[in-house]
Molecule: ZMP/ZTP riboswitch aptamer (pfl RNA motif)
Organism: Streptomyces natalensis
RNA sequence: AGACAGCACGGCGACUGGCGUACGGGGAGACAACCUCGGGGAAGCCGCGCGAAGCCACACCUUCGAGGUGCCGCCCGCCUGGGCACCCCGG
Repeated sequence: AGACAGCACGGCGACUGGCGUACGGGGAGACAACCUCGGGGAAGCCGCGCGAAGCCACACCUUCGAGGUGCCGCCCGCCUGGGCACCCCGG
């Protein structure tokens, strides 16, 4: 010089569903689990600063496909569906 984890600041932000005591409004729907408004949550990504190792050693970086694990949406229950990250395999 450069730079992994982690943290600070700024920006972006997918996803934010149905029913039940009950805790939003309007409209649908049960072979469903959506549309819109309002309120709030939010993983993750980008920029930048700090950072010598606290991460990792098949690491780190880019992209596509299939699988696995984890994380994200007021509390709880039963369900429905989605997003993101990492690992592994193949390209």